Context: one part of a larger RNA
Molecule: large-subunit ribosomal RNA, domain II
Organism: Candidatus Falkowbacteria bacterium RIFCSPHIGHO2_02_FULL_45_15
RNA sequence: GCCAACGAGUUUGUUCUAUGCGGCUAACAUAAGCUCCAUUCGGAGCAGAUGUGUAGUGAAAGCGAGGGUUAAUAGCCCGUAUCUUACUUAUAAGGAAGGAGACCCUUUAGUCUCCUGCCUUAUUUGUAAGAAUGUCGCAUGGACAAGACCCGAAGCCGGGUGAUCUAGCCAUGGCCAGGUUGAAUGUCGUCGAAAGACGGCAGGAGGACCGAACCCACUAGCCGUGCAACACUAGGGGAUGAGCUGUGGUUAGCGGAGAAAUUCCAAUCGAACUCGGCGAUAGCUGGUUCUCCUCGAAAUAGCUUUUGGGCUAGCCUCGGAUGCUAACUAUAGGGGGUAGAGCACUGAUUAAGGGCGGGAUCGUUAAGAUAACCGUCUUUAGACAAACUCCGAAUCCCUAUAGGCGUAAUCCGGGAGUCAGACUGUGGGGGCUAAGCUUCACUAGUCAAAAGGGAAACAGCCCAUGAUCACCAACUAAGGUCCCUAAAUCUAUGCUAAGUGUAAAAGGUGGUGUCGCGACUGCGACAACUAGGAGGUUGGCUUAGAAGCAGCCAUCCUUUAAAGAAAGCGUAACAGCUCACUAGUCAAGUUGCCGCGCGCCGAAAAUUUAUCGGGGCUAAGCAUAGUACCGAAGUUGUGGAUGUGCCGAUGCGAAAGCAUCGGGACAUGGUAGAGGAGCAUUUGCUGGGCAUUGAAGCUCUGUCGCGAGGCAGGGUGGAGCGCAGCGAAGCGAGACUGUUGGC
Repeated sequence: GCCAACGAGUUUGUUCUAUGCGGCUAACAUAAGCUCCAUUCGGAGCAGAUGUGUAGUGAAAGCGAGGGUUAAUAGCCCGUAUCUUACUUAUAAGGAAGGAGACCCUUUAGUCUCCUGCCUUAUUUGUAAGAAUGUCGCAUGGACAAGACCCGAAGCCGGGUGAUCUAGCCAUGGCCAGGUUGAAUGUCGUCGAAAGACGGCAGGAGGACCGAACCCACUAGCCGUGCAACACUAGGGGAUGAGCUGUGGUUAGCGGAGAAAUUCCAAUCGAACUCGGCGAUAGCUGGUUCUCCUCGAAAUAGCUUUUGGGCUAGCCUCGGAUGCUAACUAUAGGGGGUAGAGCACUGAUUAAGGGCGGGAUCGUUAAGAUAACCGUCUUUAGACAAACUCCGAAUCCCUAUAGGCGUAAUCCGGGAGUCAGACUGUGGGGGCUAAGCUUCACUAGUCAAAAGGGAAACAGCCCAUGAUCACCAACUAAGGUCCCUAAAUCUAUGCUAAGUGUAAAAGGUGGUGUCGCGACUGCGACAACUAGGAGGUUGGCUUAGAAGCAGCCAUCCUUUAAAGAAAGCGUAACAGCUCACUAGUCAAGUUGCCGCGCGCCGAAAAUUUAUCGGGGCUAAGCAUAGUACCGAAGUUGUGGAUGUGCCGAUGCGAAAGCAUCGGGACAUGGUAGAGGAGCAUUUGCUGGGCAUUGAAGCUCUGUCGCGAGGCAGGGUGGAGCGCAGCGAAGCGAGACUGUUGGC
């Protein structure tokens, strides 16, 4: 790792609450216990002790259809049971009928009053039934207390077990090859008065020296699923000492030991191990087992030793109630200070003019005058603001009226989940008008919880305002139609030559197309060619020189068709070559600028072309217009299923209503989550069955059911097992570094 088995919302409560069903009902229920019947679980009766309810209110004493508050009243707060149907009593109104009377009066007809019974409506008296209420039981949802859905700590405390490892200590034993050094001291000699000094010999001290055993562990290698849970190899340190070591003993966890390192106390040490308290606790992580159907969120606010947790509200669901109240539209009446705009206020601010004051200068100190400077006021023009407003929308918000029956709204009650949101669009703040950044807002959208088509691939973009199921049918959306690859090598007119398309800026561009405005031009333009381009004069100055052309000043006149006291090259200076300007030849357009379209340069990156998805394309690129076609789970077509409300029929019922069948309508994506209906397993009771003419189990095939699953047949197997109704659960496995077994 795989397979099999096991493996997680349970149980209890003299707790509460809601819903469903059932019994009784102003009452309901009994508990222990006792008696009786069955005796195999049990059943019946008695027992009203007690509990809830029939009245509330107050903190309470208490008072009581009232109570509290207060000195008191008022006020305020909490209270003082109801509905439906049928019959019945009475009253009022209305309707029609009959009878009587009055009025009008010719009649028909009409009006009014009274009486009789009937019908309808409203109120009311009483009775009955039902609901509701109350209470008890069963079931289900939820809360609370308990281990409380399951597994999981590190830890805390108590009782014990450990010094065969290791640390210290105690007792008693053992061990240290060989070599070296040569202290004290003694003795002898010499010297000395002596103390003593020196020398020879003897001697054999030392946490002395070198170095095996022995002990240690400094370096490197090796090993690092090892030979080994610390070894091996080569070196290294100590090796008569605070040495090493055998055996026996001793010190115990709130402790011991420690030449002291949080070091050791049996491969365990900032507090050993073991059992118990113990299922400690875990706002944390993981896991949580069959099916189908209906609806379907949130990632926000307030508070929180609170921020990855909670509580309440918001949003979801289920039940009940109200019955047009909702969204939205129209109209009417209100609210506002945003966008924009403006400068009237508050600030900021440019230019010009003027007044006043200051300073400065001039003026003999003065009178006074004056451009630049400062302050202030003012005129004209310009112009800025989130914390400016003389103004001021659109949208928005509130109220009313009318429409609006919607998978609307509101209220009451049971059950939740959610409190990490993401991107896009728009309006802002922070940041760099950076970020796949951060933080607000919008009853915005999508994802979350949404599949399908497009964007090569791509939660948040575009299409689908959205997938109930089936179909080898049709039409479209976004996006596409040369091949990969479904559909145009489509039509028309232009543009692009850069593979632009198929990444990018400031800036540059005599690339090219086009709109427009000018200038010159058959009295000959533009370009080209032929010819001229002169004289005063080498202008003056400067300078070695300066002659059109180093530099400074001036820049005239003449001859001319035209020719600058010279635009450039050149010389030491001249010379020389061009240009402007002019004529001729030629012959029809030439030239400048503004704007727009598409291009070009600017353009360097790391595994491999790599910024069209590829091939490739001169359109299969770009622009404009058009016609076809393709293209989705969208829409349509045909058939089926389910849900909701509607209509019709049948059955039951007093009714309300319920069930079944049929019809057409609308709906049926879904995480957390709420609700509903079912399947299967084990087992109990009751009833009725099957089985050696073959039960369960295993296996193959067929068939039924939306599904969980059911049934039938064949084979195997060889003794038990289904079905129906009701009940009870150790009731469903793929995940938990799950547990056990097998491979």